Context: one part of a larger RNA
């Protein structure tokens, strides 16, 4: 920009795109077969392999703003007890995320028309012939189904609401963000408010802080499940989403 007034929604499906695989046991059954050796078809059940999707409740990694121990050295006058550098100075753990090795799930089933093949009628040719008329089964392929995207499907499609002189419905703009994200666009929320940060309470992490008391000659231990604490769930209007601004409308006929 069309889509012939705008505008917010919910929709059909022309057309695309993804799937699509497969083993091993076991029962039927050591049955039908077949001298014997071997040994099924159909049908049902268990456990898998690979591949795909989706997820973090379990396992397991990550986790440079968490929490703890320690090594050198140096600042905070000195102890004590803290900060800074040394690959995150090394180590031991670990939340949210995001993730596989982890956990669910998927491939079915069914029509439809056929392929090789295999039929029924059947003449040409009195006989036989699936074919010649006619008719019927017949495969992971094809067309459907299943999961998806979809009307620039320019043949531009349906349905509902709304709004036009009135700050039109309705949008942007701007702010506070986000399991959205390179910017964009996308999505929640602006006081009629939980959108973000706070800060309360809780879950979870590490693992029992400081100072001071007491025990003990001391190291220690105890008061203490301590003290700290990123992203998790709830709650609470404490700060910040202030107030505007903009764009946006009678669509018809002619003509150019």
């Nucleotide at each position: 920009c069309g889509u012939u007034a705008g505008u917010a929604a919910a929709u059909u499906g022309a057309g695309g795109g993804g799937c699509g695989c497969u083993g091993a046991c076991u029962c039927u059954a050591g049955u039908a077969c077949g001298a014997g050796a071997g040994g099924a078809c159909c049908g049902a059940g268990u456990c898998g392999g690979a591949c795909g999707u989706a997820c973090c409740g379990c396992u397991a990694g990550u986790g440079u703003a968490c929490c703890u121990g320690u090594u050198g050295u140096u600042u905070c006058g000195c102890c004590a007890g803290a900060g800074g550098c040394a690959c995150c100075g090394c180590a031991g753990g670990g939340u949210a995320g995001c993730u596989a090795u982890g956990u669910a799930c998927g491939g079915a089933u069914g029509a439809g028309a056929u392929a090789a093949g295999c039929g029924c009628u059947g003449a040409a040719a009195g006989c036989a012939u699936c074919u010649a008329a006619g008719u019927g089964c017949g495969a992971a392929a094809c067309u459907c189904a299943c999961c998806u995207c979809a009307a620039g499907a320019u043949a531009a499609g349906u349905u509902u609401a709304c709004u036009u002189u009135a700050u039109a419905a309705g949008g942007a703009u701007c702010g506070u963000u986000g399991a959205a994200g390179a910017c964009u666009a996308c999505a929640a929320c602006g006081u009629u408010g939980a959108u973000a940060g706070g800060c309360u309470a809780c879950a979870g992490g590490u693992g029992u802080a400081a100072a001071g008391g007491c025990a003990g000659u001391a190291a220690u231990g105890u008061c203490a499940a301590a003290g700290c604490c990123g992203a998790g769930u709830a709650g609470u209007a404490c700060u910040a989403a202030u107030u505007g601004u903009c764009c946006g409308u009678a669509a018809g006929c002619u003509u150019u």
The part of an RNA shown here (large-subunit ribosomal RNA, domain VI) has 256 nucleotides and comes from a Bacteroidota bacterium.
Model confidence (mean pLDDT): 88 of 100.
NCBI's taxonomy places the organism under Bacteria, Pseudomonadati, Bacteroidota.